[in-house]
RNA sequence: GUUCGUAAAAGGCAAACCAAUCGUAAGAUUGGGACGCAAAGCUUUCGGUCCAAAAUUAUCUUUGGAUGGCGGGUUGCCGGA
Numbered sequence: 001g002u003u004c005g006u007a008a009a010a011g012g013c014a015a016a017c018c019a020a021u022c023g024u025a026a027g028a029u030u031g032g033g034a035c036g037c038a039a040a041g042c043u044u045u046c047g048g049u050c051c052a053a054a055a056u057u058a059u060c061u062u063u064g065g066a067u068g069g070c071g072g073g074u075u076g077c078c079g080g081a
Stems, first nucleotide, its partner, number of pairs: 002081004012037002017032006035069001041074003046071002048067007
C1' cells in the first nucleotide's frame, strides 16, 4: 500500500419506545433508553424509498422537502493475510 473482519484490546454510536419541542407531513432536536452497528463517522450535484404541492381532471411528470440505521461515494481505529 492492497484486501479481509475474525479471536482480542482501546474505545465509539444508539433502534424501538417514553417525555418535551419543531414541522401540513415524511421526519428532526434534546433527555432517558438499548435493537443492533466494523464505519450505525462524513456525504443528498448518483440511485432507491417516503412526504407535500402543482399539473394531468386517471396514469405518466415536475418542483420542494425527508431518510446517511437503504444501496453508493469517501475518510478512519485495531488486527489477520